[in-house]
RNA sequence: GCCGGUGUAGCUCAGGGGUAGAGCAGCUGUUUCGUAAACAGCUGGUCGUGAGUUCGAGUCUCACCGCCGGCUCCA
Numbered sequence: 001g002c003c004g005g006u007g008u009a010g011c012u013c014a015g016g017g018g019u020a021g022a023g024c025a026g027c028u029g030u031u032u033c034g035u036a037a038a039c040a041g042c043u044g045g046u047c048g049u050g051a052g053u054u055c056g057a058g059u060c061u062c063a064c065c066g067c068c069g070g071c072u073c074c075a
Stems, first nucleotide, its partner, number of pairs: 001071007010024004018055001026042005048064005
């Protein structure tokens, strides 16, 4: 350099055009002598960046950036 995959909550991941979600973590409460566990509730998002298409984009298209893998060239 070329090709493919991937980027969504602190972590692991769903959601593939019509109000952004789950588990874990965190916080509060119940319970306990206390802690953990359990139970109930709450908080937490520029959906990598920019542009385009659309009535409407996390989702489709393009460019760029990061990460992973493969190929090629040079040393």

The RNA shown here (transfer RNA) has 75 nucleotides and comes from a Chloroflexota bacterium. Rfam family: tRNA. Rfam classes the family as a transfer RNA. Rfam describes the family as follows. Transfer RNA (tRNA) molecules are approximately 80 nucleotides in length. The prediction has a mean pLDDT of 80.